Predicted 3D model of a 104-nucleotide RNA (SAM riboswitch aptamer (S box leader)) from Pontibacter harenae. The organism belongs to Pontibacter, within Bacteria. Rfam family: SAM riboswitch aptamer (S box leader). Rfam describes the family as follows. The SAM riboswitch is found upstream of a number of genes which code for proteins involved in methionine or cysteine biosynthesis in Gram-positive bacteria. Its family is annotated with regulation of gene expression in the Gene Ontology.
RNA sequence: AAUUUAUAAAGAAGAGACGAGAGAACAGGCUCCGCGACCCUCUGGCAACCAUCCUUUGGAAAGGUGCCAACUCCUGCCCAAACCAAUUUCGGGGAAUAUAAAUA
Numbered sequence: 001a002a003u004u005u006a007u008a009a010a011g012a013a014g015a016g017a018c019g020a021g022a023g024a025a026c027a028g029g030c031u032c033c034g035c036g037a038c039c040c041u042c043u044g045g046c047a048a049c050c051a052u053c054c055u056u057u058g059g060a061a062a063g064g065u066g067c068c069a070a071c072u073c074c075u076g077c078c079c080a081a082a083c084c085a086a087u088u089u090c091g092g093g094g095a096a097u098a099u100a101a102a103u104a
Base pairs, nucleotide, nucleotide: 002103003102004101005100006099007098008097013043014042015041016040021032022031023030026076027075028074029073044068045067046066048065049064050063052060053059054058072096077093078092079091081089082088
C1' cells in the first nucleotide's frame, strides 16, 4: 500500500521555533492567516477504537493507536420532499477521505 468491519453534528490549547500560505486530492464556495496561520518541537489536554479496572443501559483511568478552528468546513453522484422558484432548503443513500480494530 490492500481488504473487511465500525465510527465520523460529542470532546479537547498554551508556549517556542520558522516565515507564507493553509483547510486530503480536483472544481466551486466559505473560512483561517504577518495581531504569524499551516507544518515542526515541548508542555498540557480530549477520550473515538483496542486493552485494563469497577458497583457494567453506565462509569473510571489514560497503557496502545488517535485527536485538540469551523459537521469529515460545505457542496459535487443518486433517490425523495418543501418552497417565496434559485448560486434555495431539508431528509436518506452513495462516493471519497480520516481514525480504529482485524486479516493476509